Annotation: This is a predicted structure of a 73-nucleotide RNA (transfer RNA) from a Candidatus Uhrbacteria bacterium. The sequence was found in a public genome assembly.
[in-house]
């Protein structure tokens, strides 16, 4: 330098026929206990890497950029 894949909650990841973004774990609060752990319950947490375009509507499609991983040279 060229090619491919990935980037979504604190972490690991779903979401792909475009229609108001989810799970598990963690953290927080409550119940339980003399207390802790475990268990149960609850609510919260996101400008979907950045910029632009298409569209009534974009995490999703298109263009450019950034970062990470792998391959080729």
């Nucleotide at each position: 330098g060229c090619c491919a894949g990935c980037u979504u909650a604190g972490c690991u990841c779903a979401g792909u026929u475009g229609g108001u973004a989810g799970a598990g774990c963690a953290a927080u609060g409550c119940u339980u206990u003399c207390g802790u752990a475990a268990a149960g319950c609850a609510g919260a947490g996101g400008u979907c890497c950045c910029g632009g375009g298409u569209c009534c509507g974009a995490a999703u499609c298109c263009c450019g950029g950034a970062g990470c991983u792998g391959g080729c040279u």
Its Rfam family is "tRNA". From the family's description: Transfer RNA (tRNA) molecules are approximately 80 nucleotides in length. It is annotated as a transfer RNA. The organism belongs to Candidatus Uhriibacteriota, within Bacteria.